A computed fold for a 120-nucleotide RNA from a Bacteroidota bacterium, annotated as SAM riboswitch aptamer (S box leader). Of the family's consensus pairs, 97% are formed in the model. The source organism's lineage runs through Bacteria, Pseudomonadati and Bacteroidota. It matches the Rfam family "SAM riboswitch aptamer (S box leader)". Gene Ontology term of the family: regulation of gene expression. From the family's description: The SAM riboswitch is found upstream of a number of genes which code for proteins involved in methionine or cysteine biosynthesis in Gram-positive bacteria.
[in-house]
RNA sequence: CUCUUAUUGAGAAAGGCUGAGGGAACAGGCCCGUUGAAGCCUUAGCAACCGGUCCCGAUACAAGGGAUGCUGGUGCUUCAUCCUGCCCCGUCGAGGAAUCGAGCGAGGGAAAGAUAAGAG
Numbered sequence: 001c002u003c004u005u006a007u008u009g010a011g012a013a014a015g016g017c018u019g020a021g022g023g024a025a026c027a028g029g030c031c032c033g034u035u036g037a038a039g040c041c042u043u044a045g046c047a048a049c050c051g052g053u054c055c056c057g058a059u060a061c062a063a064g065g066g067a068u069g070c071u072g073g074u075g076c077u078u079c080a081u082c083c084u085g086c087c088c089c090g091u092c093g094a095g096g097a098a099u100c101g102a103g104c105g106a107g108g109g110a111a112a113g114a115u116a117a118g119a120g
Base pairs, nucleotide, nucleotide: 001120002119003118004117005116006115007114008113013043014042015041016040017039021032022031023030026085027084028083029082044077045076046075048074049073050072051070052068053067054066055065056064081112086109087108088107089105090104091102092101093100094099
């Protein structure tokens, strides 16, 4: 970097250095920021995956299931992945119908992103 699978509406802060941007890309919005952005460091916390430990499986092994923050590996700690863009559904209007138009919806599904595990 690519592919596959799973999750993605919850959760969780302070200090130091630094000094202007940040919220993935593009677009339209909206928000955060000198009352200090992004980045780096320290400590703390949250609990998704892997791992550890305990229990069941069980007479024994294994697959599997449950529990537990537990010196671990990562991750995360503003606003839903901040919202939307593509398709469908619902609503309103036009139309004989097929269909067309308009906004709204924490309605659904994709795409893309993020994180983890495995593989190349």